Context: one part of a larger RNA
RNA sequence: CGCAUACGGUGGAUGCCUGGGCGGCAACAGGCGAUGAAGGACGUGGUAGUCUGCGAUAAGCCUCGGUGAGCUGGCAAACAAGCUUUGACCCGGGGAUUUCCGAAUGGGGCAACCCGGCUCACACAAGUGAGUCAACUGCAUCCGAAUACAUAGGGUGUAGUGGUGAACCCGGGGAACUGAAACAUCUAAGUACCCGGAGGAAAAGAAAUCAACCGAGAUUCCCUUAGUAGCGGCGAGCGAACGGGGAACAGCCCUUAAGCUGUAGGGGUGUUAGUGGAACGGUCUGGAAAGUCCGGCGAUACAGGGUGAUAGCCCCGUACACGAAAACUAACCAACAGUGAAAUCGAGUAGGGCGGGACACGUGUUAUCCUGUCUGAAGACUUAUUCUAUUUGAAUAUAAGGGGGGACCAUCCUCCAAGGCUAAAUACUCGUUGCCGACCGAUAGCGAACCAGUACCGUGAGGGAAAGGUGAAAAGAACCCCGUAGAGGGGAGUGAAAUAGAACCUGAAACCGUAUGCGU
Numbered sequence: 001c002g003c004a005u006a007c008g009g010u011g012g013a014u015g016c017c018u019g020g021g022c023g024g025c026a027a028c029a030g031g032c033g034a035u036g037a038a039g040g041a042c043g044u045g046g047u048a049g050u051c052u053g054c055g056a057u058a059a060g061c062c063u064c065g066g067u068g069a070g071c072u073g074g075c076a077a078a079c080a081a082g083c084u085u086u087g088a089c090c091c092g093g094g095g096a097u098u099u100c101c102g103a104a105u106g107g108g109g110c111a112a113c114c115c116g117g118c119u120c121a122c123a124c125a126a127g128u129g130a131g132u133c134a135a136c137u138g139c140a141u142c143c144g145a146a147u148a149c150a151u152a153g154g155g156u157g158u159a160g161u162g163g164u165g166a167a168c169c170c171g172g173g174g175a176a177c178u179g180a181a182a183c184a185u186c187u188a189a190g191u192a193c194c195c196g197g198a199g200g201a202a203a204a205g206a207a208a209u210c211a212a213c214c215g216a217g218a219u220u221c222c223c224u225u226a227g228u229a230g231c232g233g234c235g236a237g238c239g240a241a242c243g244g245g246g247a248a249c250a251g252c253c254c255u256u257a258a259g260c261u262g263u264a265g266g267g268g269u270g271u272u273a274g275u276g277g278a279a280c281g282g283u284c285u286g287g288a289a290a291g292u293c294c295g296g297c298g299a300u301a302c303a304g305g306g307u308g309a310u311a312g313c314c315c316c317g318u319a320c321a322c323g324a325a326a327a328c329u330a331a332c333c334a335a336c337a338g339u340g341a342a343a344u345c346g347a348g349u350a351g352g353g354c355g356g357g358a359c360a361c362g363u364g365u366u367a368u369c370c371u372g373u374c375u376g377a378a379g380a381c382u383u384a385u386u387c388u389a390u391u392u393g394a395a396u397a398u399a400a401g402g403g404g405g406g407a408c409c410a411u412c413c414u415c416c417a418a419g420g421c422u423a424a425a426u427a428c429u430c431g432u433u434g435c436c437g438a439c440c441g442a443u444a445g446c447g448a449a450c451c452a453g454u455a456c457c458g459u460g461a462g463g464g465a466a467a468g469g470u471g472a473a474a475a476g477a478a479c480c481c482c483g484u485a486g487a488g489g490g491g492a493g494u495g496a497a498a499u500a501g502a503a504c505c506u507g508a509a510a511c512c513g514u515a516u517g518c519g520u
Base pairs, nucleotide, nucleotide: 001519002518003517004516005515006514007513008512009511015505016469017468020440021439022437023436024435025434026433027432028431029429030428031164032163039101040100041099042055043054044053046079049075050074051073061095062094063093064092065091066090070083071082072081106115107114108113116133117132118131119130120129121128122127135161136160137159138158139157140156141155142154143153168199169197170196171195172194173193179186183233209216210215220247221246222245223244224243230238231237251421252420253419254346259339260338261337262336263335265333266332270328271327272326274322275321276320280295281294282293284291296313297312298302304316305315306314351375352374353373354372355371356370357369358368361406383397384396385395386394387393401416402415403414404413405412456463457462476504479491480490481489482488
């Protein structure tokens, strides 16, 4: 040095576990905010830190309910001081307080700071305390220039807005990588992203729609039609509709009402604490019985969890049956208020030219829809209305009109633009409650089971970890010994077990040793 065996060290795989995750189902909720939010800073305990709670009334104050013997939150004990059957602590409803920053709004500012005006109160005074003072927009009212009306401007009052929030929705803007095996039309894609706005949904919506000579009858969503008809450097690719089957159905208005919203009321369903709730003993093994054996019992309850191993009958629960002083609240009922609401049934409109865009449709034979720009109708007679006038005249309106049916024309059919409202079926889940899983089980599952968006990195935008398990119970090792008043260890003791000793369940392998044998 190698091999083998035994026993260790190191290491933390594996097994088992789970106070965490992931995905879903049902119901609810879908907002909060100048009555100052979301989010923070700083404080607050007999307390050094940190988390949680709270706000100078500061782990809390008042009140109404529930519960019923202990309590003064966690890490985390000990001590001190207290509270409590005159009901504490705890749980739930309502209320009070709620520093400073933050839309932040008296002015300023390098967020949590600085500096003011006015009013009131206290104070001899310095001062202290409380309240209030932003902007924009609308409305009302007052004052009011040059300049008569007016306008500008100013004063006062009043209402609204602002910011934030996970996705979903509508609108305004709007890429590139990529694909086309290069690339320019095209694609990616009206995607990502930015901006504005709203709601619990949003948007759309009661035909100037389709259809095809038969007819249908608002919108939305799903299945199909169909990868069809088409579009397309006819490349890559893009990609309908009619019709059919379903979900859900609802219609209305223009000086009135439907509808919607709100208010207070009736109504009674539910939510926010809770209450009752059946039935077991012995024996053996064992540290421990829920296991074994023996004999019983309950069950509208044998869901689940806990208890020293595997418990229907030990505990919490479960089936079932009950319960609210207070707050909120579904169906339904009627009432009131607001909105609808303005443009007199729709004229700078329909239509047309040019340029774009949207339609599955890239200008094409390209209809249809939107419009930046330039243009620009019809509506006869009669009749009606209004105005001026008091003879008449003028103006306006008027379906014998207008739009569409995929070039275009005719015929035919069909509908009525240029005003508006409208539930449901549909989309989503930051969140609440309950339940579920041929989902994960600590390199998995959220990045985060643990004080994690932390430590740490970066000027910054931003990036972003590792880290779970003693035991049934701390019974967490009194006392003795070695040692530096160490680290660590040896005894003793606890425990079923200490090779369960806190670097703590199990404890694989690599790797490192000790002992013995054999080989070299």

Predicted 3D model of a 520-nucleotide part of an RNA (large-subunit ribosomal RNA, domain I) from a Gammaproteobacteria bacterium. Model confidence (mean pLDDT): 80 of 100. RNAcentral holds the full RNA, with entries from ENA.